[in-house]
Molecule: SAM riboswitch aptamer (S box leader)
Organism: uncultured Conexibacter sp.
RNA sequence: CAUCGAGAGGGGUGGAGGGACUUGGCCCGACGAAACCCCGGCAACCCCCCGCAAGGGGAAGGUGCCAAUUCCAUCAGGCAACAACAGCCUGGGAGAUG
Numbered sequence: 001c002a003u004c005g006a007g008a009g010g011g012g013u014g015g016a017g018g019g020a021c022u023u024g025g026c027c028c029g030a031c032g033a034a035a036c037c038c039c040g041g042c043a044a045c046c047c048c049c050c051g052c053a054a055g056g057g058g059a060a061g062g063u064g065c066c067a068a069u070u071c072c073a074u075c076a077g078g079c080a081a082c083a084a085c086a087g088c089c090u091g092g093g094a095g096a097u098g
Stems, first nucleotide, its partner, number of pairs: 001098004009039005017028003023073003040066003045062002047058004070094001075091005
């Protein structure tokens, strides 16, 4: 600096946690969590091809990823509302990947 509402799971080992951190919520998990390994897949940042460019195509290799929007909220502002409950929008922070 760019992207984060799309996409993609089986097996083995393992044996109780996991969804980053605080708090709250909601989920996943003995029909087997985390972690590690194997295989498979998704995507297209790097990469390759065409092109002046915009853009299009590809997937051998380097990364990444494969429940739920980065699971949701958390901080600030706004919408709406008599109020409460619930809800919606914008931005920020933090984080992840390149």